[in-house]
RNA sequence: CCAUACCAGCCGGGGAAUUAGCGGAGCCCUGUACCUGAAAUCCGCUACAGCAGGGGUUCAUUCCUUUCUUGAGGAUGGAUCUGAUACGGCUUGAGUCGUACCUGCUGCGUUGAAGGGCGGGUCUUGCGCAAUCAGGCGCUGUGAACCAUGUCAGGUGGGGAACCAAGCAGCAUUAAGCGGAUUGUCUGAUGUGCCGUGAGGUAGCCUGCUCGGAGCAGAUAGGUACGAAGAUCACGUAGAGGUGAAGUUCGAUCCAAAGGUGUAUGG
Numbered sequence: 001c002c003a004u005a006c007c008a009g010c011c012g013g014g015g016a017a018u019u020a021g022c023g024g025a026g027c028c029c030u031g032u033a034c035c036u037g038a039a040a041u042c043c044g045c046u047a048c049a050g051c052a053g054g055g056g057u058u059c060a061u062u063c064c065u066u067u068c069u070u071g072a073g074g075a076u077g078g079a080u081c082u083g084a085u086a087c088g089g090c091u092u093g094a095g096u097c098g099u100a101c102c103u104g105c106u107g108c109g110u111u112g113a114a115g116g117g118c119g120g121g122u123c124u125u126g127c128g129c130a131a132u133c134a135g136g137c138g139c140u141g142u143g144a145a146c147c148a149u150g151u152c153a154g155g156u157g158g159g160g161a162a163c164c165a166a167g168c169a170g171c172a173u174u175a176a177g178c179g180g181a182u183u184g185u186c187u188g189a190u191g192u193g194c195c196g197u198g199a200g201g202u203a204g205c206c207u208g209c210u211c212g213g214a215g216c217a218g219a220u221a222g223g224u225a226c227g228a229a230g231a232u233c234a235c236g237u238a239g240a241g242g243u244g245a246a247g248u249u250c251g252a253u254c255c256a257a258a259g260g261u262g263u264a265u266g267g
C1' cells in the first nucleotide's frame, strides 16, 4: 500500500418551551435521512447525558474535528407608521344658529307703497222671526158576537084581541185601538238660517271712505362684521391594540478547505 472479515462511528438536524442539566415525546423551521415498544397529572439518562429490543452500512469524497460560504426559521429588541377610545377648548381653523349691512333675484306700486284715522264684515252672545224634526189637537178612513148607543127582520114571552115587553142576527153611529193626507193650529227641541234687532270684542284676515306721497313684500344665494351655543370635522394631549426597522443572539440547509482515524488475517 492492497484484499478479506469485524467493530468504533453513522442511519437526520435546529428553535422556543420544560428541566439542576441532557435527550425523547408535544409545537415550530428545515429536510426526507432504519424498524418496533413505552412516555406530558410525562419517560429515561448524568457533562462520554435518551431507555429497551432488532436491522443496515462501514475506515471513507460518506465517520470525527477545526475553519470558511450561505442563511430557512426562532428568540430578544423596539425605531417608524397607524390606531379603537378619552380629555381639552371665550384657542374658530371649518361647520351650525342669530343679528346687521351690501350685491344679486322675484312680485306689487303715482290706475297711489309704507305709515295713520273712521266704519263694516268675519268672531261671541241675548231676544224675535223663519226653517227642520217630534208630539198633541183639528180633518178623514177603518173599527165592538156578548160585557156601547139607535133601529131592531125572524124567533121568544105576556094578552081573548088590539097591542106591549125583553131582545139575537143585520144595518147605522160611535168608544178604545189601528191608519191616511198635508192645507190649519198649539207645544217642545236644534252644530238650521244670519232674516230683523241689541250688547260685547277688535289679535288676525277681508273690505269701504279719507290723510299721506314712494316705497313695500317674499324667498333664497354669495360676501363682510359681530355675537351665541355646542364639541360633528379639523387642531392639541394621552393612548389599549396593530405593524415591526436597526442592533444582539441561536441557527438547520448549502459551499469549500485542512487535518485526524481501529482490530484481526493474508499478500
Stems, first nucleotide, its partner, number of pairs: 001267006009057003012030004020046005034054004063260005073250004081242002085238004093233002096228008105218004115211008123200006129193002131190007139180004148173004156165003

Model confidence (mean pLDDT): 76 of 100.
Predicted 3D model of a 267-nucleotide RNA (Bacterial large signal recognition particle RNA) from an Oscillospiraceae bacterium.
Its Rfam family is "Bacterial large signal recognition particle RNA". About the family: The signal recognition particle (SRP) is a universally conserved ribonucleoprotein involved in the co-translational targeting of proteins to membranes. The family's RNA type in Rfam is non-coding RNA gene. Clan: SRP clan.
NCBI's taxonomy places the organism under Bacteria, Bacillati, Bacillota, Eubacteriales, Oscillospiraceae.